[in-house]
Record summary: This is a predicted structure of a 119-nucleotide RNA (SAM riboswitch aptamer (S box leader)) from SAR202 cluster bacterium AC-409-J13_OGT_754m. Taxonomically the source falls in SAR202 cluster (Bacteria, Bacillati, Chloroflexota, Dehalococcoidia). The model forms 91% of the base pairs in the Rfam consensus. The prediction has a mean pLDDT of 78.

RNA sequence: CUCUUAUCAAGAAUGGCGGAGGGAUCGGCCCUAUGAAGCCUGGCAACCGGCCAACGGUUGAGAAACCCGAAAGCGCGGUGCCAAAUCCGGCGACACUUAAGUUAGUCGAGAGAUGAGAG
Numbered sequence: 001c002u003c004u005u006a007u008c009a010a011g012a013a014u015g016g017c018g019g020a021g022g023g024a025u026c027g028g029c030c031c032u033a034u035g036a037a038g039c040c041u042g043g044c045a046a047c048c049g050g051c052c053a054a055c056g057g058u059u060g061a062g063a064a065a066c067c068c069g070a071a072a073g074c075g076c077g078g079u080g081c082c083a084a085a086u087c088c089g090g091c092g093a094c095a096c097u098u099a100a101g102u103u104a105g106u107c108g109a110g111a112g113a114u115g116a117g118a119g
Stems, first nucleotide, its partner, number of pairs: 001119008013041001015040003021031003026089003042082003046079004050074002055069003058065002086111001091108004095102002
C1' cells in the first nucleotide's frame, strides 16, 4: 500500500509544555488566546493477546479430569480513543408534503476511522 471481515448514538482531566490552528475530503455548521495541532502525565474500554472465572458440555459409579467452551472481572501486553451520532449533509430507495422540496425521519450504498487476518 492492497484485499477480506467486525464495529462506529455509550465512555474518557478544572493538569504540565506548546503557541495557531483544528473537526478526513467538498458544502454547511462548529471548536479554539477563557489557549488549536503536537508532546508528557492522567483517563476510557472497541478489537486482539494474557490472567482469572460464574456457568455449560464430554468422560466417569463417584471424587474428579495437566478435556473442550465460556458471561462477568482485571487495565497486565499490543494497538486505539478521550467536543458535537463517523458533528450534519452529499448517492439511492421508502416515508412526509404535494408545487417545489426536506429535517439529526427510516433503510441501504459509497467514502472515512479503528481492530483482526492475509498478501